[in-house]
RNA sequence: GAAGCACGCCAGACCGUCGCUGGUGCAAUUUGGGAAACCAAGCACUGGAGGAACGUCCGGACUGCACAGGACAGCGUAGGAGGUAAUACCUCUCCACCGUGAGGUGAGGAUCAGAGCAACAGAGACGAGUCGGCUGGUUGGGGCAACCCAUCAAGCCGGGUGAAACGGGCAAUCUCUACGCGCAGCAAUACCAAGUAGGCCAGCGUUGAUGUGGUUCCGCAGAGCUGGCGGGUAGGUAGCAUUGAGCCGGUGGGGUGACUCCCGGCCCAGAUUAAUGACGGUCACACUGCGUCAGCUUGUUUCGGCAAGUUGGCACGGCGCACAAAAUCCGGCUUAUCGGCGAGCUUCACAC
Numbered sequence: 001g002a003a004g005c006a007c008g009c010c011a012g013a014c015c016g017u018c019g020c021u022g023g024u025g026c027a028a029u030u031u032g033g034g035a036a037a038c039c040a041a042g043c044a045c046u047g048g049a050g051g052a053a054c055g056u057c058c059g060g061a062c063u064g065c066a067c068a069g070g071a072c073a074g075c076g077u078a079g080g081a082g083g084u085a086a087u088a089c090c091u092c093u094c095c096a097c098c099g100u101g102a103g104g105u106g107a108g109g110a111u112c113a114g115a116g117c118a119a120c121a122g123a124g125a126c127g128a129g130u131c132g133g134c135u136g137g138u139u140g141g142g143g144c145a146a147c148c149c150a151u152c153a154a155g156c157c158g159g160g161u162g163a164a165a166c167g168g169g170c171a172a173u174c175u176c177u178a179c180g181c182g183c184a185g186c187a188a189u190a191c192c193a194a195g196u197a198g199g200c201c202a203g204c205g206u207u208g209a210u211g212u213g214g215u216u217c218c219g220c221a222g223a224g225c226u227g228g229c230g231g232g233u234a235g236g237u238a239g240c241a242u243u244g245a246g247c248c249g250g251u252g253g254g255g256u257g258a259c260u261c262c263c264g265g266c267c268c269a270g271a272u273u274a275a276u277g278a279c280g281g282u283c284a285c286a287c288u289g290c291g292u293c294a295g296c297u298u299g300u301u302u303c304g305g306c307a308a309g310u311u312g313g314c315a316c317g318g319c320g321c322a323c324a325a326a327a328u329c330c331g332g333c334u335u336a337u338c339g340g341c342g343a344g345c346u347u348c349a350c351a352c
Stems, first nucleotide, its partner, number of pairs: 001348005007342004012283007020048007030041004050323001055333001057332005062185004074181005079093005094108001095106004109176002114174002116170002131158005137152001139150004189238004199229006210221005246266005252261003285320001287318003291314010
C1' cells in the first nucleotide's frame, strides 16, 4: 500500500416563533360536554421514540381460570460445562466441515428395540436371496463309445451397474432415550354504569286499570299498567409508566468469559380522532457545479508559456441526510438501514 476478518459507537448541533401531548403545583368551586360514571377548560414549572420502537419468532413478569400427587397424550429442546428470572438466548470448550489465514457454520443423543425410505443404471436396492459362469456328483433320456441334453441339491467366483450389493446409510420419516411445559392472554382482569330485549319481586287491574275522541258524562279500543331489584352491553376509570430482573459512573472486588457482587449518583415517553411537529436562521457533514491557488503527469512550444488529465486547499452556489416510529412491561433472536468515527487482528506485495 492492497484485499479481508471481527467488534464497539453515532444516527446532525444550537437559537427564535407557532403548535401537540404527559406530570406536578397554584387559582376558580366556576363554566362546558354527558342520563350517570367521568372528562375537558386558565397560569407557572417540567418530561416527550429507536438501534432496531419493526416482525410478533422464543423466554419471562403480571392477570384470570383450573389445580392432592403421579402418569398418558400433545408440544418443544438435544456434544460437555456454565450464565440467567427464564429461554430455542448468551459464554467457554470438544468434535466435524468451509477458509492460505484472521475467522465462520453446525437440526453435533440413539439405526445390535421396532417400522419406513433410496432417482438413474443394473439380473437384483433394503426382504433376502436372485442371475450368470465354473467344479465334481445324483436322477432320467439319447449314443457302440468319447460325450451330449434335461433335472436336483452342494461348493467356489462375482466380470459388469451403482453413492451404496448377506453389508452399510438416512433419526430435518415415524420411533426410542433424557430433560422442560396446566390452559388462555392487557381485546388479560377489577370497579362504575345509559338505552333496548328478556328475567325476578311488590302494588293496582275484565266489579274495566290504561290509552284515546269529543267535553263533565257519553263513546271507542281494551289486558295490561306503575314502582323497585339484579346481572350486564355501549361508554368511563383502574391495570399503565416514578422504584423497576431500571439507567449512568467507578484504572473497584470475583470470573478465561457470558455474568455477578460492592460503592456513588439519577428518576428517564405514554395515547386510544392515537402526542413527540412545522417554519425561519447560524454552523457542521456527504455529493455535485463553477471559479481560483498549489503540486504531479502527458502533449506542444517562438523556451516566456499554453492545453488536457489528476490530487489537495480556499471561496460561492445547488442539492441531500438512511431504515423506520412506542401502545401492558421486560430479556433475547431475526430482518431493514444513506453515511461517518474508533480501536483490534489476518493474508499478500514492497522498502529498511